[in-house]
Context: one part of a larger RNA
Molecule: small-subunit ribosomal RNA, 5' domain
Organism: uncultured bacterium
RNA sequence: GGGUGAACGCUGGAAAUGUGGAUACCGGCAUGCAAGUCAAGGGGCCGCAAGGCACCGGCGAACGGCUUAGUAACACGUAGAUACAUACCGCAAAGUGGGGCAUAGCUCGUCGAAAGACGGGGUAAUUUCCCAUAGUCUCGCAAGAGUAAAGGCGCAAGCCGCUUUGUGAAUGGUCUGCGGUCUAUCAGCUAGUUGGUGAGGUAAUGGCUCACCAAGGCUAUGACGGAUAGGGGGCGUGAGAGCGCGACCCCCAAGAAUGGCACUGCGACACGGGCCAUACUCCUACGGGAGGCUGCAGUCGAGAAUCUUCCGCAAUGGACGAAAGUCUGACGGAGCGACAUUUCGUGAAGGAUGAAGCCCUUCGGGGUGUAAACUUCUUUUAUGUGGGAGCAAAUUAUUGAGAGUACCACAUGAAUAAGGGGAUACUAAUUCUGUGCCAGCAGUAGCGGUAAUACAGAAUCCCCGAGCGUUACCC
Numbered sequence: 001g002g003g004u005g006a007a008c009g010c011u012g013g014a015a016a017u018g019u020g021g022a023u024a025c026c027g028g029c030a031u032g033c034a035a036g037u038c039a040a041g042g043g044g045c046c047g048c049a050a051g052g053c054a055c056c057g058g059c060g061a062a063c064g065g066c067u068u069a070g071u072a073a074c075a076c077g078u079a080g081a082u083a084c085a086u087a088c089c090g091c092a093a094a095g096u097g098g099g100g101c102a103u104a105g106c107u108c109g110u111c112g113a114a115a116g117a118c119g120g121g122g123u124a125a126u127u128u129c130c131c132a133u134a135g136u137c138u139c140g141c142a143a144g145a146g147u148a149a150a151g152g153c154g155c156a157a158g159c160c161g162c163u164u165u166g167u168g169a170a171u172g173g174u175c176u177g178c179g180g181u182c183u184a185u186c187a188g189c190u191a192g193u194u195g196g197u198g199a200g201g202u203a204a205u206g207g208c209u210c211a212c213c214a215a216g217g218c219u220a221u222g223a224c225g226g227a228u229a230g231g232g233g234g235c236g237u238g239a240g241a242g243c244g245c246g247a248c249c250c251c252c253a254a255g256a257a258u259g260g261c262a263c264u265g266c267g268a269c270a271c272g273g274g275c276c277a278u279a280c281u282c283c284u285a286c287g288g289g290a291g292g293c294u295g296c297a298g299u300c301g302a303g304a305a306u307c308u309u310c311c312g313c314a315a316u317g318g319a320c321g322a323a324a325g326u327c328u329g330a331c332g333g334a335g336c337g338a339c340a341u342u343u344c345g346u347g348a349a350g351g352a353u354g355a356a357g358c359c360c361u362u363c364g365g366g367g368u369g370u371a372a373a374c375u376u377c378u379u380u381u382a383u384g385u386g387g388g389a390g391c392a393a394a395u396u397a398u399u400g401a402g403a404g405u406a407c408c409a410c411a412u413g414a415a416u417a418a419g420g421g422g423a424u425a426c427u428a429a430u431u432c433u434g435u436g437c438c439a440g441c442a443g444u445a446g447c448g449g450u451a452a453u454a455c456a457g458a459a460u461c462c463c464c465g466a467g468c469g470u471u472a473c474c475c
Stems, first nucleotide, its partner, number of pairs: 001475004006471005013344006019337002027300003031297003036059003041056002044053003066255003076179007084172003089168008097131004106121006137146003151160003181227003188218003193215008230252004234245004257278005280291004308334001310333003316330001317328004347377004357368004382412006391402001419464005424445003430459005440447002
C1' cells in the first nucleotide's frame, strides 16, 4: 500500500448492485408456514343440485432447502477401468386370455383422560394370488425347464395406461494410478490381519461375511499414533515465483438432538418416515402419551457482532394431474443494517486594498477571506401534482407480487443534506494561551520539571470525505 461475511468510536443526504449468526446458529426453542397431488384406478359417505370429503390405490416425498460436526479418507481433484443398476423420458418389437382369496372405508360392539387400540360382519380396485400363453428373456452344450400383464375415459375416432425384451439418453454404484496439512518429544504396526480354496451375500468385484489351509501384509520414500481440517472451481495479495484463505455463487462429499437398526422403494439405511436405547422438553384423569427449526421468519442464551414472525406464485424451476388446476418460505420480490462497492448531491457565476466577529502582532499591521453579506442564475436532489412502463411466453383471450415502482412532464424554492482524523521526526500541515515530570500524550523514537510547534483549549493549516479513525487478521 492492498484486502475483510468484520467489530468499536465520532458522524451520517440519496440511489443501484451485492451482502448479513464467523461465537453456543452440531446450544435450547413458543407460534405460523416450508410436500404434496390424482375423483379420468376403486368402492363409499354427505348434499335437491352444484359440489365436497375420509379411506384403499398410484406417483412424488431419495428432488429442492440448510449446515460443515465428523472425515487426512478413493472424501475431493484429475486421468482411467468395469464385475453392475436405473422409476420417469426417446426409439423399436411383441403381448394385454381366464379365474380366485383378502382387506380398508362402511356397519355392529368393546377399551382408553388422551394418544390411540381391539373384536364380529360384509365389500371394491390400475391392491393381491393362481392358471394359460412365452419368439425375444433366465438356466442349460443341447434336449428341455422356468418366468408376464390392468385397466380407465370417450357415442365413436381415439387418447392415457399395463407386461416382456432390445437400444438410447442421462444418472448412479464399485475399482485403480497420481496429487494436495503439521508432528519422530509418535518407531515399530497388524489375527479377518495378508493370501489361497470353497461357500454365503450383493445390482455388482472383493475378507464384504463364514469354514478350512498357508504365514503372510505395512514401515525412515515415515507405517502406527497424535494434532488440525470438509475437498475443488476459486478468493486475497504479489511484477512473478510464492504466501494466506475456502464467506457469498457453482460441483462433489458428509450430517440431521446423540448412538444404533432395518422396512418401503428404481433409488434411503431416509432433516419435516418407522423402531430401539440415551439425554432434554411438554401433556396427563398418574394408567400412559407427545416432540426434534443444521428449512423460512421469529425467540431465549452466550457473544465485540450478524436482518422481517413481510408480499406473491406474475416470471423461472419442481411434484402430481388427460386437462383445468393444486402445492411449492425453491424462486421472484419488498423490508432492515454506510456491512461492502459504484454513482450522484450538499449549489453556480459575480462580489472589497477587503464589513463584523474571532485569532496573531514588532501595535505599523497581518490572517480567516470572495469567504460572508449582497446581485443574478440553475433545480441534480427534496417536496407536491399529473401521466406511466418493459418484465407476458402460450395461435385468440385471460393472467404482474414487485408497484402506481422505474421513467416522463409540470410547480415550489438554495431550498432538505458535512464530517472525521491529524499538524516534533518518520509524515502532508504552526501559532497563541493554560499547565509545570503534574494533568496528560504515545505506532516507534520519545514529549511534559515556567516561554512545551509533542499535554489541554483556541485560531490557522494538512489529509480524506458520507464517511473518517481505531482494533483484529492476511499478503